[in-house]
């Protein structure tokens, strides 16, 4: 230089157009226990969905262009 995939919470993912309000599990942080400390229970926090724009009544989800990773071919 092509091509293919991937980007969504701290960290691993799920959601393939709609009333679902953006979740799961782990971790953080509290709370119940215990002499303490694990473990276990309950609760709570946390993402403008890589960035621009475009399509649509509606876009995390479809186009495009960039950025930035892994792999492939030369």
């Nucleotide at each position: 230089g092509c091509c293919u995939c991937u980007a969504u919470a701290g960290c691993u993912c799920a959601g393939u157009g709609g009333u679902u309000g953006a979740g799961a599990g782990c971790a953080c942080u509290g709370u119940u226990c215990u002499c303490a400390u694990a473990a276990a229970u309950c609760a709570c926090u946390g993402a403008u969905c890589g960035u621009g724009a475009g399509u649509u009544c509606g876009a995390a989800u479809c186009u495009c262009a960039c950025u930035a990773g892994c792999g492939g071919c030369a």